Glycine-GGAnGA riboswitch aptamer from Oscillibacter sp. PC13, 191 nucleotides, folded computationally. The organism belongs to Oscillibacter, within Bacteria. The coordinates come from a structure-prediction model, not an experiment, and the mean pLDDT is 77.

This record gives sequence, structure tokens and C1' cells, in this order.
RNA sequence: CCGAACGACAACAGUCCGAAACAUUCCAUUUGGUUGAAACGAUAUGGAAGACCGACGCGGAAAGCUGGGGCAUUUAGCGAAUGCUCCGGGGAAACUGACAGGUAAAGAAAAGGCUGUUCGACGGUACUUUGGAAAGACCACUUUAAUGUGGAGCCAAUGAGGCUAUAACCAACUGGCAAAAAGACAGAGGA
Repeated sequence: CCGAACGACAACAGUCCGAAACAUUCCAUUUGGUUGAAACGAUAUGGAAGACCGACGCGGAAAGCUGGGGCAUUUAGCGAAUGCUCCGGGGAAACUGACAGGUAAAGAAAAGGCUGUUCGACGGUACUUUGGAAAGACCACUUUAAUGUGGAGCCAAUGAGGCUAUAACCAACUGGCAAAAAGACAGAGGA
């Protein structure tokens, strides 16, 4: 500053939307098909093997906060306080792990939209701070990076665009592809 008793935040129910990754390989049994038969192939069930995804669920942990030890400052000295450091407690996310779950379709699916019910006072943005993914330190001019010009790639979580419309969906203009910076989202905080 904006929204909110014409109902904040939260919960429950219904409904809409919603990504990623082996229709993998082997063995056994089974029911149909082709065939003179063997055999082959498909279906179903069970067992085993390796590979992969990350959005039901579950775990991990940054800062604020907090307990203890040590050193230093301060003090005549002690104590308190402050700073540094070591070991804990506690503590979120779309980050991370990969137990559970999943890897054609169907089903499931975080977040988001709409409707209804319950509850009854806060919520959002700005500000400070902490965590926070992906993708060529690409080639040439031309010489670490950056910047400039040209070339072909890639990412998607800034901003903006698309859907009768919200979005982690779609697309790729802006932005980006060592670190730094940025960064949707998430935790904490005071006047």
C1' cells in the first nucleotide's frame, strides 16, 4: 500500500486441469492363433535380472531462535555483555534422497482453478535475511572471463505470451548455459 465478517487463514467433500521415466530382458505355467507335427508368435499369472523417473506418501537440512565448552575484548577483580570457535537442540521448499510409488493406454499424481460445507481474523505485496534447479568456461573474428559481431546448439524457476482458464502444463521473444550474479518457490524477521 492492497484485500478481508458481502468471511482472512485453515480444514473437509466434489469436480476440472496436470509432467517425467524400459509396451525392457530371461525363466516357468497358462489360454487362443498358424501348422501334418515340432516350432513360432500373441494373452494372462508368478518368479528373477539390470536400467530409469521424481509431483501420492516418507526422510534430510539453511538462517532466525536456543543449551553447553574454549579463547579474546571489557573490568582492580568477578559477573554480565560482545566477538570468534567447537559440540548439540530445533527448523521449510517445486531443493535434496530414492524407502514407498511409478516408467504404452487406463488409473494415480504435487501445485493450481471452480462449487459447497465447517471454522472465525487475518492474508498478500514491498523491505531485510537464509535455502533454492536446469543447460557448451561452444566455434570464428580474438586474446582468461565479461562485453561486441557472426554461427549453429541447449535450459526454462526472471519478465512477458498461449488455453473459454490457474499452473511446475505448452512455446521459447526477453533471460540464462564454470564461479559470481540472477532465480519461481520456501523458512525467519522488525518498525
Notes
It matches the Rfam family "glycine-GGAnGA riboswitch aptamer". The family is grouped with related families in Rfam's "Glycine riboswitch clan". The literature on the family includes a 2017 paper in Proc Natl Acad Sci U S A by Weinberg et al., "Bioinformatic analysis of riboswitch structures uncovers variant classes with altered ligand specificity". Gene Ontology term of the family: glycine biosynthetic process. The RNAcentral record of the sequence draws on Rfam.